Context: one part of a larger RNA
RNA sequence: AUUGAACGCUGGCGGCAUGCUUAACACAUGCAAGUCGAACGGAAACAGACCUAGCUUGCUAGGUGCUGUCGAGUGGCGGACGGGGGAGUAAUGCAUAGGAAUCUGCCUUGUGGUGGGGGACAACCUGGUGAAAACCAGGCUAAUACCGCAUACGCCCUACGGGGGAAAGUGGGGGACCUUCGGGCCUCACGCCAUUAGAUGAGCCUAUGUCAGAUUAGCUAGUUGGUAGGGUAAAGGCCUACCAAGGCGACGAUCUGUAGCUGGUUUGAGAGAAUGACCAGCCACACUGGGACUGAGACACGGCCCAGACUCCUACGGGAGGCAGCAGUGAGGAAUAUUGCACAAUGGGGGCAACCCUGAUGCAGCAAUGCCGCGUGUGUGAAGAAGGCCUGAGGGUUGUAAAGCACUUUCAAUUGUGAGGAAAAGCAAAAGGCCAAUACCCUUUUGUCUUGACGUUAACUUUAGAAGAAGCACCGGCUAACUCCGUGCCAGCAGCCGCGGUAAUACGGAGGGUGCAAGCGUUAAUC
Numbered sequence: 001a002u003u004g005a006a007c008g009c010u011g012g013c014g015g016c017a018u019g020c021u022u023a024a025c026a027c028a029u030g031c032a033a034g035u036c037g038a039a040c041g042g043a044a045a046c047a048g049a050c051c052u053a054g055c056u057u058g059c060u061a062g063g064u065g066c067u068g069u070c071g072a073g074u075g076g077c078g079g080a081c082g083g084g085g086g087a088g089u090a091a092u093g094c095a096u097a098g099g100a101a102u103c104u105g106c107c108u109u110g111u112g113g114u115g116g117g118g119g120a121c122a123a124c125c126u127g128g129u130g131a132a133a134a135c136c137a138g139g140c141u142a143a144u145a146c147c148g149c150a151u152a153c154g155c156c157c158u159a160c161g162g163g164g165g166a167a168a169g170u171g172g173g174g175g176a177c178c179u180u181c182g183g184g185c186c187u188c189a190c191g192c193c194a195u196u197a198g199a200u201g202a203g204c205c206u207a208u209g210u211c212a213g214a215u216u217a218g219c220u221a222g223u224u225g226g227u228a229g230g231g232u233a234a235a236g237g238c239c240u241a242c243c244a245a246g247g248c249g250a251c252g253a254u255c256u257g258u259a260g261c262u263g264g265u266u267u268g269a270g271a272g273a274a275u276g277a278c279c280a281g282c283c284a285c286a287c288u289g290g291g292a293c294u295g296a297g298a299c300a301c302g303g304c305c306c307a308g309a310c311u312c313c314u315a316c317g318g319g320a321g322g323c324a325g326c327a328g329u330g331a332g333g334a335a336u337a338u339u340g341c342a343c344a345a346u347g348g349g350g351g352c353a354a355c356c357c358u359g360a361u362g363c364a365g366c367a368a369u370g371c372c373g374c375g376u377g378u379g380u381g382a383a384g385a386a387g388g389c390c391u392g393a394g395g396g397u398u399g400u401a402a403a404g405c406a407c408u409u410u411c412a413a414u415u416g417u418g419a420g421g422a423a424a425a426g427c428a429a430a431a432g433g434c435c436a437a438u439a440c441c442c443u444u445u446u447g448u449c450u451u452g453a454c455g456u457u458a459a460c461u462u463u464a465g466a467a468g469a470a471g472c473a474c475c476g477g478c479u480a481a482c483u484c485c486g487u488g489c490c491a492g493c494a495g496c497c498g499c500g501g502u503a504a505u506a507c508g509g510a511g512g513g514u515g516c517a518a519g520c521g522u523u524a525a526u527c
Stems, first nucleotide, its partner, number of pairs: 001526003005523005012374006018367002020332001025330003029327003034077003039074002042070002046068003049064007084285001086283001093210007102202002107198002110195005115149001117147002124139006155164003169190006177184002211257003218248003223245008260282004264275004287308005310321004338364001340363003346360001347358004377407004387398004411468001413463001416460002421454001426448008471516005476497003482511005492499002
């Protein structure tokens, strides 16, 4: 000088930060990932409309998906992001610099398409098993679910002869024309398929650097290399067969211990040393161990399967669970916060959108935990008051300190006003684009209408009155600051030297002083 600190005494306000460093210990409860009806069959709930019946003439019951909507289900996208803690890992990691044998949903760009068919499975109905979790059988049905066929500019394979491979529709609007009154057709928007380039993200390889121990000296058989094959998105002993006998090592292999790495942080004039909280990048992990499935992406925190430990339910046959998400509980500990508010903003997921979800995030609450700022009054005031302490008893000191007088009102309290964080989206009009179209849709401009958790916001303002606001450590030397009383090697102090055995500036108290100050000391740790 510093700290994610703790403890003791004390404590007025605000701003900005920070807050389980220990048990990767166990977890009650709530929430943390959903969304789309403009993909689909539908209709459990709510509201409206219509129909029927009853009648207490405006209510009850039933029906119709007709409308707004929508539980459960099929389907799509997202649950691989965001959030958490650092167990493992001394190199399959990280940092820096390179590389070639790769993939990449959504997004951007270019090109070309989107024709015509089929069979199912949920939901639902019927029946059954089970305490439950759940499951079985039969029957019906839709799709942007699934599968053939057609076509193939790019694309893929090729022995260069040839061969292979795709798609899905939905919604808005509409003048002719057609219509089985559903629609066709045209157009726009969102999609879908194939492919090109990009962007983004990811996988792989190489070099260099990356803690301690030699009281660890030899280690290694898929081991090191080759050939052939398999496998992967992709190079490769990554895997397999055969062949060769290599490969690493005192420039420290192997083994053991410890440890996430970095940008940084602390300190220091620097070199360096220590460290890796918060924030940011990368990695690895998700009760413990293993495994794959789906998918553009996982071997997947709030998905699946198996094994194990633990907890819970059970009708004993069998089931359920995983806070190292946010709060919160117990335990451990010197020690670390609310079972808060809101999606208003920023961002993310879904959706054409409205909107929905979001313990990310924005805010609030608690804590002097830290840094910074402010205040606890200002001026005047000598009778140098009283009281305290000391005293050579004269006086000295506390001390302009107080009182008194004159002012001020920051902050807190109180009254009212009140920004900014809000831009969008919606609606209306105009212009332009698109188009057969003055529909629709898109873009721009103008107007209008609103949207704030924080919030009794910040800021300004009213009122009142010095009013509500100072402590802690030290005073022998180091080291700024001295006397009296008590004690008598006792009680005690102490960072080092050392004080204390009857005049203690060193123990305890008092007066006085010194240093910091809403803090001050102590302890711990680092330079």
The part of an RNA shown here (small-subunit ribosomal RNA, 5' domain) has 527 nucleotides and comes from an uncultured prokaryote. The prediction has a mean pLDDT of 86. RNAcentral holds the full RNA, with entries from ENA.